The prediction has a mean pLDDT of 76. A computed fold for a 358-nucleotide RNA from a Synergistaceae bacterium, annotated as Bacterial RNase P class A.
């Protein structure tokens, strides 16, 4: 000085004018919903994104007992409301490295796959080539070291022996099995063994733990309006929140057709006392969060502060000054919260590898 790894924070602040919405007050208006004026505190993200995952919360009477399917997981230990997420670790694969990915159980339960080539692709081989019977050719034996064919060919390499040759023996090496230690544990290190040595399971399976469904258009309640119209089945039991048994509950329940397709909540921190109003206080809380403390960490205690948009065809804006490294990128709230994945601007830190000087 160049390349790169990984984490961390922001991603708007302030003022001014103009708009636009929701909540409290007040005033006017008005048959409901409702309208207008003022005044007073608020107003889109770290991803609100995909909708992949896992809660909370509604409803199915118990979410009772079992049964099959069906889904998910899948080294080990630890977190967390909980998970498929996080965190540490083992192990294996990329990278020169910092890092980084995980398809991480069982292939002697069972089937089944490995094109094509090649003799042979697993109870798997003799094409070529080496030995060698017969005097040659033919033909039989023997062999798997070399050679070819292939993504993979009876561990690997090297020497001895052999008729040529093979773990046939021997040193080294890997896996595998036997045992000793370390370690919670995966596992990892020693030593021993030659009668141990295809691969795929993200292929059906097989073991093992774990799951009730269905979801804010979930539901709960007000009003209004039709045709309580027609047909079937129901105490010899309708319906009963994926099939099926069992129990248990006891009246509707199917089909065709008609009416209304309107509001309120759900819905945004929640409950509660006080006070005429601002407002003040106290609880709760998988609500934010500055310090402290414990943990390698993910997190987990405790505590002072603070309580943050609620639309329903669908507000959250524009413009112009300042100051900043940035504000000119990604990009829009719809029931809420952890999470993961994906896009994306500028800044700081750590650590790496290359090249140059000192």
């Nucleotide at each position: 000085u160049g390349a790169g790894u990984c984490g961390u924070a922001c991603a708007g602040g302030c003022g001014a004018c103009c708009g636009c919405u929701g909540c409290g007050g007040c005033g006017c208006u008005g048959u409901u919903u409702g309208g207008c004026g003022c005044c007073g505190g608020g107003g889109a993200g770290g991803a609100a994104a995909g909708u992949c995952c896992g809660g909370g919360c509604u409803c199915c009477a118990c979410a009772g007992g079992g049964c099959a399917a069906a889904g998910a997981c899948g080294c080990c230990g630890g977190g967390u409301a909980a998970u498929a997420c996080c965190c540490g670790g083992u192990c294996g694969g990329c990278g020169c490295g910092a890092g980084u990915c995980g398809a991480a159980g069982g292939a002697a339960a069972g089937u089944g796959c490995c094109a094509c080539a090649g003799a042979g692709a697993a109870c798997a081989u003799a094409c070529c080539g080496c030995c060698u019977g017969c005097g040659g050719u033919u033909u039989g034996g023997g062999u798997a070291a070399g050679g070819g064919u292939g993504a993979a060919a009876a561990g690997g390499c090297a020497g001895g022996g052999u008729a040529a040759g093979a773990g046939c023996c021997u040193a080294c090496c890997a896996a595998g099995c036997g045992u000793g230690g370390g370690g919670u544990a995966a596992u990892c290190c020693g030593c021993g063994u030659g009668u141990u040595u295809g691969g795929c399971a993200a292929a059906c399976c097989c073991c093992g733990u774990c799951u009730g469904g269905a979801g804010c258009a979930a539901g709960a309640c007000c009003g209004a309006a039709u045709a309580g119209a027609g047909g079937g089945g129901g105490a010899u039991g309708a319906a009963g929140u994926g099939g099926c048994c069992c129990g248990c509950u006891g009246a509707c329940c199917c089909c065709u057709g008609g009416g209304u397709c309107g509001g309120u909540c759900g819905c945004g921190u929640g409950a509660g006392u006080c006070u005429u109003u601002u407002g003040a206080c106290u609880c709760a809380g998988a609500g934010g969060u500055a310090c402290g403390c414990c943990g390698u960490g993910a997190g987990g205690c405790a505590c002072a502060c603070c309580c943050u948009a609620g639309a329903u065809a669908a507000a959250u804006g524009g413009u112009c000054g300042c100051a900043u490294g940035a504000a000119c990128a990604c990009a829009g709230a719809a029931c809420c919260c952890g999470g993961c994945u994906u896009a994306u601007g500028c800044a700081c830190g750590a650590c790496u590898c290359a090249u140059c000087a000192g």

RNAcentral holds the sequence, with entries from ENA.
Of the family's consensus pairs, 90% are formed in the model.